The RNA shown here (SAM riboswitch aptamer (S box leader)) has 130 nucleotides and comes from an uncultured Dehalococcoidia bacterium.
RNA sequence: CCUUUAUCGAGAACGGCUGAGGGAACGGCCCGACGAAGCCAAGCAACCGGCCCGCCGACCAGGUGAUUGAGGCACGGUGCUAAUUCCGGCGCUCAAGGCGGCGAAAAACGUCAAGAGCGAAAGAUGAGGG
Numbered sequence: 001c002c003u004u005u006a007u008c009g010a011g012a013a014c015g016g017c018u019g020a021g022g023g024a025a026c027g028g029c030c031c032g033a034c035g036a037a038g039c040c041a042a043g044c045a046a047c048c049g050g051c052c053c054g055c056c057g058a059c060c061a062g063g064u065g066a067u068u069g070a071g072g073c074a075c076g077g078u079g080c081u082a083a084u085u086c087c088g089g090c091g092c093u094c095a096a097g098g099c100g101g102c103g104a105a106a107a108a109c110g111u112c113a114a115g116a117g118c119g120a121a122a123g124a125u126g127a128g129g130g
Base pairs, nucleotide, nucleotide: 001130002129003128004127005126006125007124008123015040016039017038021031022030023029026088027087028086042081043080044079047077048076049075050073051072052071053065054064055063056062085122090119091118092117093116094115097112098111099110100109
């Protein structure tokens, strides 16, 4: 760097050092000297490993965590600690309403569309593969 797969509406800083930027990119909209990013310390979480517990397995090996909203422990490996992955960009469905030609008007038709829902894409993190 490419790829497979799971997850991304929960959770987590009154501290120290430092000092201007940060929220992936773009467009928004935000955060920031009542202190950004970074480092230290602290905390959160059970993704992988480990240990404990329950269940299956007579036992072992091994498997598994049952709709009890998916057992417990942060010990090892990561990760995370503003805002839904802060929102949007593409597709589908619904849709206030606008416009168009026809028409006396309305309906139907065509087109655009605030907004809502779902799904992609992209991204992030873990675990596996190349």